[in-house]
Context: one part of a larger RNA
RNA sequence: UUGGGCAUAAAGCUUCUAUAGGUGGAUUUUUAAGUCUACCAUCAAAUCCCAGGGCUUAACCCCAGACAGGCAGUGGAAACUACGAAGUAAGAGUACAAUGGGGGUAGAGGGAGUUCCAAUGGAGCGGUGAAAUGCGUAUAGAUCAAAAAGAACACCAAAGGUGAAAGUACUCUGUCGAGCCGAUAUUGACACCGAGAAAUAAAAUCUAGGAGAUAAAAUGGGAUUAGAUAGCUCAAUAGUUCUAGCCAUAAAUGAUGGAUACUAGGCACUGCGCGUAUCGACCAGUGUAGUGUUAUAGCUAUCAUGUUAAGUAUCCUGCCUAGGGAGUAUGUUCACAAGAAUGAAACUC
Numbered sequence: 001u002u003g004g005g006c007a008u009a010a011a012g013c014u015u016c017u018a019u020a021g022g023u024g025g026a027u028u029u030u031u032a033a034g035u036c037u038a039c040c041a042u043c044a045a046a047u048c049c050c051a052g053g054g055c056u057u058a059a060c061c062c063c064a065g066a067c068a069g070g071c072a073g074u075g076g077a078a079a080c081u082a083c084g085a086a087g088u089a090a091g092a093g094u095a096c097a098a099u100g101g102g103g104g105u106a107g108a109g110g111g112a113g114u115u116c117c118a119a120u121g122g123a124g125c126g127g128u129g130a131a132a133u134g135c136g137u138a139u140a141g142a143u144c145a146a147a148a149a150g151a152a153c154a155c156c157a158a159a160g161g162u163g164a165a166a167g168u169a170c171u172c173u174g175u176c177g178a179g180c181c182g183a184u185a186u187u188g189a190c191a192c193c194g195a196g197a198a199a200u201a202a203a204a205u206c207u208a209g210g211a212g213a214u215a216a217a218a219u220g221g222g223a224u225u226a227g228a229u230a231g232c233u234c235a236a237u238a239g240u241u242c243u244a245g246c247c248a249u250a251a252a253u254g255a256u257g258g259a260u261a262c263u264a265g266g267c268a269c270u271g272c273g274c275g276u277a278u279c280g281a282c283c284a285g286u287g288u289a290g291u292g293u294u295a296u297a298g299c300u301a302u303c304a305u306g307u308u309a310a311g312u313a314u315c316c317u318g319c320c321u322a323g324g325g326a327g328u329a330u331g332u333u334c335a336c337a338a339g340a341a342u343g344a345a346a347c348u349c
Stems, first nucleotide, its partner, number of pairs: 004320003012317001015199001017197001021193003027086003031082001033081002035077005042070002049065001052062003091190001092187004096182001099179001103176007110153001114148002119143002124135002161168002206245005219235004257316006265294010298305001323348002331342004
């Protein structure tokens, strides 16, 4: 190990695509594999159950009888699953016409800070709780005009949008993907999940070559302090950035796997419609897809959740089984390495 569970107690893979496999809409009909039913053969004896009987009773013994169940055969039933055939349009696609968006990717253009060049000017600047290191008469700081390079984009900005997730925002353009709404056509179950597998995957690290403005691990100096390998401060390298690769992990979180159906409402926002209204646009009403908030029933150990369920059900999948030892050892696979994945036991309590 059955049972039971997985938001917060152990437990949902980072996300997605998809193979095997499992499951699968409504109607009519065929077959009879599963299913149900009748009969029959068999499943040694003893044992178990039990009508009757024998030892003075009991245990024990003798004898008759099964029930249930397994496996096979023969006959039958046809609701359900399955198989074959027909046909449907509610699931799922395709076509058409619109629409919103920080969705991806490539290119072009902006303001600020830093540095530098020239000019004006002439003693401090900077920094702190207070200071000092630091910068400055080799002309700093301040003011003003020119230039260079690199990185990030104030306001708008919101409980707002979008993407499978990671993520995504200055402005404009090209190109590619996805969604939603609408009304008709069209295909006709083509669907859902998904072991292995492929792809994607923040930051940091690594490899090679560029770039290097700001801020800044390590490091050095100055302070503070009993000390100060820190906090504060002056500097400053890797890295941060780009291209091509590698890595494969995060509190990768909604701590909540995916799909479908059903189960009171109220309020708010976003996209697309409808009708009403109007000179026109809103407002108020309503349909649908999403995003929030509050709340009923229910559920829940609690907190809470509550049509975006943690409610009621079905299908598929991953995972859990006291704490430590331990995500350790060993083996294997992957990786340039760092390490990642898989993953125990003794012992202890």